[in-house]
About this RNA:
Predicted 3D model of a 73-nucleotide RNA (transfer RNA) from Candidatus Magasanikbacteria bacterium RIFCSPHIGHO2_02_FULL_51_14. The RNAcentral record of the sequence draws on ENA. Lineage of the source: Bacteria > Bacteria candidate phyla > Candidatus Magasanikiibacteriota. Its Rfam family is "tRNA". Rfam links the family to the GO term triplet codon-amino acid adaptor activity. By type it is a transfer RNA. Its mean pLDDT, the model's own confidence on a scale to 100, is 82.
RNA sequence: GCGGUAGUAGUUCAGUUGGUAGAACGCUUCCUUGCCAAGGAAGAGGUCGCCGGUUCGAAUCCGGUCUACCGCU
Numbered sequence: 001g002c003g004g005u006a007g008u009a010g011u012u013c014a015g016u017u018g019g020u021a022g023a024a025c026g027c028u029u030c031c032u033u034g035c036c037a038a039g040g041a042a043g044a045g046g047u048c049g050c051c052g053g054u055u056c057g058a059a060u061c062c063g064g065u066c067u068a069c070c071g072c073u
Stems, first nucleotide, its partner, number of pairs: 001072007010025004019056001027043005049065005
């Protein structure tokens, strides 16, 4: 220098024929108990790495760019 893969909640990850983003664990409150643990219920938390484009509509398609890893030279 070229190519590939990954980047989504605090963490680990789903979400691929474009249609207003989810799970588990963690966190907060409540219920159960004399207390703790365990169990149950509810809730908060994200402009999907960043910038731009296409589209009525983009995590998803296109271009650029950043980071990590792998391969080639």